The RNA shown here (c-di-GMP-I riboswitch aptamer) has 75 nucleotides and comes from Halanaerobium saccharolyticum.
Model confidence (mean pLDDT): 83 of 100.
It was read from a public genome assembly, where an Rfam model found it.
Order: sequence, then C1' cells, then structure tokens
RNA sequence: UUGAAUUAAGGGCAAAACUGCUGUAAAGCAGUGACGCAAAGCUAUGGGUCUUACUGAGACUGCCAGGCUGCAGAG
Repeated sequence: UUGAAUUAAGGGCAAAACUGCUGUAAAGCAGUGACGCAAAGCUAUGGGUCUUACUGAGACUGCCAGGCUGCAGAG
C1' cells in the first nucleotide's frame, strides 16, 4: 500500500398489536409501535406456504435458497 474478516461509529430497516384505507380473500398501504435484523435493500427465478370470484388469477423474500446492489472496515 492492497485485500479479507472482526469490532466500533454514523446511521438504516422494522415484528406483533392498535387505528384508518384498499381488496371476495390471502394480504398490501399510511400512522403509532419495536420483536428482531449486517443486507430485515431490490428481484416472485427455484422450492415452500397461503388465498380465491378456481380453464385461471393472486399473496408472502422478516420461510429456505439463487441473482443484482450497498455503508463502514480501527486494532
């Protein structure tokens, strides 16, 4: 000097529950809230689960994986 990992700092996201709205529903959005998260950022690609007006159409990535991206990095 470079790289990786760890710790820390600055911060970030935000469970359940409650309220309002949307939706047949699963669920989603906003506010309050904070169980937790080093990707709890994006992506529905694979698996899985859930809903349904069920030739089909949807929901969940904070269920498990894959892909892409990101902050810091002391000793």